[in-house]
RNA sequence: ACGUGCUCCGGGGUCAGUGAAAAUCUGAGCCGGCGGUUAAAGUCCGCGACCCGCAAGGCCUCGGCCGAGCGGUUGACUCGGUGAAAUUCCGAGACCGACGGUUAUAGUCCGGAUGAGAGGAAGCACGG
Numbered sequence: 001a002c003g004u005g006c007u008c009c010g011g012g013g014u015c016a017g018u019g020a021a022a023a024u025c026u027g028a029g030c031c032g033g034c035g036g037u038u039a040a041a042g043u044c045c046g047c048g049a050c051c052c053g054c055a056a057g058g059c060c061u062c063g064g065c066c067g068a069g070c071g072g073u074u075g076a077c078u079c080g081g082u083g084a085a086a087u088u089c090c091g092a093g094a095c096c097g098a099c100g101g102u103u104a105u106a107g108u109c110c111g112g113a114u115g116a117g118a119g120g121a122a123g124c125a126c127g128g
Stems, first nucleotide, its partner, number of pairs: 002127006008120002014028004029108002031097002033047004042095002051072004057066003077093005099111003
């Protein structure tokens, strides 16, 4: 160097109009987790989370509860330019966004969430 463990870090976004009532409709804005990709990504490939199923095992007041792991589901991009190489850069025009709640329909408000997590700069310890 590298490996293992621990510590720590690990999600963003609004105003106006109409109306009895909308940050949900209309109009105009704004936002974009993680790893990969000969050149940089919300829209390519994969992952995480939410949701569903099966579950090793554990707890229990025997009603039930928690649940590693495995599997399922899971949205959206084209054209032109440059170049060895770009659905990633530049130009232009588009598109997408779980579930529950709400006096009127939600990517943006409230909630699960001071949660979980793909992962990660650094530090410490052990091995080396």
Background
FMN riboswitch aptamer (RFN element) from Gulosibacter massiliensis, 128 nucleotides, folded computationally. The source organism's lineage runs through Bacteria, Bacillati, Actinomycetes, Microbacteriaceae and Gulosibacter. The sequence was found by an Rfam model in a public genome assembly.